Small-subunit ribosomal RNA, central domain from Roseitalea sp., 348 nucleotides, folded computationally. Rfam family: Bacterial small subunit ribosomal RNA. NCBI's taxonomy places the organism under Bacteria, Pseudomonadati, Hyphomicrobiales, Ahrensiaceae, Roseitalea.
Context: one part of a larger RNA
RNA sequence: CUGGGCGUAAAGCGCGCGUAGGCGGAUUGAUUAGUCAGGGGUGAAAUCCCGGGGCUCAACCCCGGAACUGCCUUUGAUACUGUCAAUCUAGAGGUCGAGAGAGGUGAGUGGAAUUCCGAGUGUAGAGGUGAAAUUCGUAGAUAUUCGGAGGAACACCAGUGGCGAAGGCGGCUCACUGGCUCGAUUCUGACGCUGAGGUGCGAAAGCGUGGGGAGCAAACAGGAUUAGAUACCCUGGUAGUCCACGCCGUAAACGAUGGAAGCUAGCCGUCGGGCAGUAUACUGUUCGGUGGCGCAGUUAACGCAUUAAGCUUCCCGCCUGGGGAGUACGGUCGCAAGAUUAAAACUC
Numbered sequence: 001c002u003g004g005g006c007g008u009a010a011a012g013c014g015c016g017c018g019u020a021g022g023c024g025g026a027u028u029g030a031u032u033a034g035u036c037a038g039g040g041g042u043g044a045a046a047u048c049c050c051g052g053g054g055c056u057c058a059a060c061c062c063c064g065g066a067a068c069u070g071c072c073u074u075u076g077a078u079a080c081u082g083u084c085a086a087u088c089u090a091g092a093g094g095u096c097g098a099g100a101g102a103g104g105u106g107a108g109u110g111g112a113a114u115u116c117c118g119a120g121u122g123u124a125g126a127g128g129u130g131a132a133a134u135u136c137g138u139a140g141a142u143a144u145u146c147g148g149a150g151g152a153a154c155a156c157c158a159g160u161g162g163c164g165a166a167g168g169c170g171g172c173u174c175a176c177u178g179g180c181u182c183g184a185u186u187c188u189g190a191c192g193c194u195g196a197g198g199u200g201c202g203a204a205a206g207c208g209u210g211g212g213g214a215g216c217a218a219a220c221a222g223g224a225u226u227a228g229a230u231a232c233c234c235u236g237g238u239a240g241u242c243c244a245c246g247c248c249g250u251a252a253a254c255g256a257u258g259g260a261a262g263c264u265a266g267c268c269g270u271c272g273g274g275c276a277g278u279a280u281a282c283u284g285u286u287c288g289g290u291g292g293c294g295c296a297g298u299u300a301a302c303g304c305a306u307u308a309a310g311c312u313u314c315c316c317g318c319c320u321g322g323g324g325a326g327u328a329c330g331g332u333c334g335c336a337a338g339a340u341u342a343a344a345a346c347u348c
Stems, first nucleotide, its partner, number of pairs: 003320004007302002012316001014201004021194003025088007033081002035077008049065006091191001092188003095184005103177007110154001115149007125136002162169002206247006215241002220236004258315006266293012297304002321348003330341004
């Protein structure tokens, strides 16, 4: 080294791109490196193992055999792997023609609502709760009508609907732009898969600088409740929430399920295309998504079940009793908060 695992028991990196490496479609030929077979050389002695023998036995010692699983060399085999050469189209990609979409970025714009301000009507309450009070109101509130300001979010449509690698994305319009699906046997001809390091993206909160600030609201203040109430409830309210640029790099970042490929009953919905029949609305069929149920199979069970947790192959990551501990120390990163990598003593 060789084991068993990773939905829920410990265990899938939050998600991409991609370097090295590992693995890799069909056919033919060459080569014989790996591989296989035979021969030769070597593999010191001792040791180990087997058979004998000697010390009264044994340990120990002596003799013989086998073995030394290896290396070198030579002859041969050529299925598989490798290498080289040539060819192919089923993988992959391109071209052409269509299509759906909250995919991304920027700019503009719309209505409803909350709040505030001004004005009118109007008068004594309003608000809030389990009940109250703090609070607001005769300096005219609440209610109602008109006008204005400003910020944030987009009701209905809306859907186990759509798009995106994930985080995530929802009024409308325009500009720029990424990906995807279907159809056509039109082109290239294995160009592929995975991916240690690396690099980029990455909710919320938080941080820096400068703006903005309607509503909401950590902290904070007050009123209640209570034995107490540093809470739950109420009245206020600052960071923050919003924008630009820069950091942070974590989440129950979840499908708690890494990626790719092939194979393995069906039935019912739904989204986007194609084809045929054809009554323009269905039926059948096909490709790609997204759901429900269910057979074989699988699972400790729950369940999963062509979107697998089934049967196989390849590559990566990770686990190895609980606590100590995702901690200490050291390293790296960060303005900080902290993140990442990651033990041991001891203890059960």